[in-house]
RNA sequence: UGCUUAUCAAGAGAGACCGAGGGUAAGGCCCUGUGACGUCCGGCAACCCCCAUAUAAUGGGAAGGUGCCAAUUCCUGCAGAAUGGAUUCCAUUCUGAAAGAUAAGUC
Numbered sequence: 001u002g003c004u005u006a007u008c009a010a011g012a013g014a015g016a017c018c019g020a021g022g023g024u025a026a027g028g029c030c031c032u033g034u035g036a037c038g039u040c041c042g043g044c045a046a047c048c049c050c051c052a053u054a055u056a057a058u059g060g061g062a063a064g065g066u067g068c069c070a071a072u073u074c075c076u077g078c079a080g081a082a083u084g085g086a087u088u089c090c091a092u093u094c095u096g097a098a099a100g101a102u103a104a105g106u107c
Stems, first nucleotide, its partner, number of pairs: 002106007013041001015040003021031003026076003042069003047065002049061005073099001078096008
C1' cells in the first nucleotide's frame, strides 16, 4: 500500500504550557487572542483484551494494545425518490452509493 469484516446521530476538563492559525484536497460553512493548532495532565468509549454465563450470543470489567475528546465522518460533490417553485433548472427532505476515519484480521 492492497483486500475482508464491523462501526461512524451517543460520549469525553471553566486544568497547565505555548503563542497563530485550525477544521487532512476543493467549494461552502464554521472554530480561533473570551487563546485555536500542538504538547502534558485529565477524560470518553469498549474494537482487541479480561471475567462470568443459558457460549454464532448476553452481562460485567478496564490493567494492557489502539482509537477518540467543536459542529452527523461539520456539510456538499454520484444515483434515486418525495415535496415546493419555475419554460427541464432551482430549493428542501429522505434513501442508497462512493470516498474517508477507526478497529480486528489477511497477502